[in-house]
Context: one part of a larger RNA
RNA sequence: CUGGGUGUAAAGGGAGCGCAGCGGGCGAUCAAGUUGGAAGUGAAAUCCAUGGGCUCACCCCAUGAACUGCUUUCAAAACUGGUCGUCUUGAGUAGUGCAGAGGUAGGCGGAAUUCCCGGUGUAGCGGUGGAAUGCGUAGAUAUCGGGAGGAACACCAGUGGCGAAGGCGGCCUACUGGGCACCAACUGACGCUGAGGCUCGAAAGUGUGGGUAGCAAACAGGAUUAGAUACCCUGGUAGCCCACACCGUAAACGAUGAUUACUAGGUGUUGGGAGAUUGACCCUCUCAGUGCCGCAGUUAACACAAUAAGUAAUCCACCUGGGGAGUACGACCGCAAGGUUGAAACUC
Numbered sequence: 001c002u003g004g005g006u007g008u009a010a011a012g013g014g015a016g017c018g019c020a021g022c023g024g025g026c027g028a029u030c031a032a033g034u035u036g037g038a039a040g041u042g043a044a045a046u047c048c049a050u051g052g053g054c055u056c057a058c059c060c061c062a063u064g065a066a067c068u069g070c071u072u073u074c075a076a077a078a079c080u081g082g083u084c085g086u087c088u089u090g091a092g093u094a095g096u097g098c099a100g101a102g103g104u105a106g107g108c109g110g111a112a113u114u115c116c117c118g119g120u121g122u123a124g125c126g127g128u129g130g131a132a133u134g135c136g137u138a139g140a141u142a143u144c145g146g147g148a149g150g151a152a153c154a155c156c157a158g159u160g161g162c163g164a165a166g167g168c169g170g171c172c173u174a175c176u177g178g179g180c181a182c183c184a185a186c187u188g189a190c191g192c193u194g195a196g197g198c199u200c201g202a203a204a205g206u207g208u209g210g211g212u213a214g215c216a217a218a219c220a221g222g223a224u225u226a227g228a229u230a231c232c233c234u235g236g237u238a239g240c241c242c243a244c245a246c247c248g249u250a251a252a253c254g255a256u257g258a259u260u261a262c263u264a265g266g267u268g269u270u271g272g273g274a275g276a277u278u279g280a281c282c283c284u285c286u287c288a289g290u291g292c293c294g295c296a297g298u299u300a301a302c303a304c305a306a307u308a309a310g311u312a313a314u315c316c317a318c319c320u321g322g323g324g325a326g327u328a329c330g331a332c333c334g335c336a337a338g339g340u341u342g343a344a345a346c347u348c
Base pairs, nucleotide, nucleotide: 003320004319005318006317007302008301012316014200015199016198017197021192022191024087025086026085027084028083029082030081032080033079034076035075036074037073038072039071040070041069048064049063050062051061052060053059090190091187092186093185095182096181097180098179102176103175104174105173106172107171108170109153114148115147116146117145118144119143120142124135125134161168162167205246206245207244208243209242210241214240215239219235220234221233222232257315258314259313260312261311262310265293266292267291268290269289270288271287272286273285274284275283297304298303321348322347323346330341331340332339333338
């Protein structure tokens, strides 16, 4: 290299949108690929086969085959391809309904914590395994009334829902994206995937300007301990919040790329539709999701099993012993932190 693989052994890109690659049925036509025939050429030598010459062999000679190729020409039309026409099942549009923490912006609400003011009230409170630091006679903790401010939204809540992923949860309004079912009017293959590229992308972190109730890296103190740069306690700054701009990484996980088709069943649940029915129920069928169990099959086993890790097809990504190392160097990106790409010597 041909290969063999990628849930857990090395290996699926964090996710989407997108030029090349691949692509539905029928008919006609062309003949580029393809297939067959013919002609020319494919030097000689070499290689191979047969026969011969040196006493054999090496070596040499003859004949044949071969030179798997290229060019020209004739023909075929199944397949690939081009062109034309046509079809509706793939895909999309329209129509009628439906569910939803999908997104963005604005407004509103109650519970709780903290702080401030006032009332009642008096010696403790707090904290722990036990304590202490801390707070409190300048009146705390507790309790009642009033006020301020920030952040998060108990119950409902559900292997429930929505979203491409990250993710999304109080209520209301506005704007807005997607999905599902039914119907079968319209378009007529308009599809799938996608190297580069572009966009989105938790938390932490960064810049500028705000905000700061609570929590809390760093830090300080008290304990514990042989020590305790920790675990426990009392405080507490960045930060967590908002606006704009960066960063671009995660056990970004289902550790399982996307799409399509096919392949026993059973049972729950979410959103639709149909049948039956007096009927919202119950029952039967069906589509789309989301769980569990399970046959065939697969698997090293565990397990997966119509939401496949089964049977096939197309396209992309990735792997090839452990360490060195996701390091060094170079390049690109970034304000920085760092990110992306990514070796070797050596060693087992």
Small-subunit ribosomal RNA, central domain from an uncultured bacterium, 348 nucleotides, folded computationally. Model confidence (mean pLDDT): 87 of 100. Its Rfam family is "Bacterial small subunit ribosomal RNA". Gene Ontology terms of the family: structural constituent of ribosome and ribosome. The RNAcentral record of the full RNA draws on ENA, Greengenes and SILVA.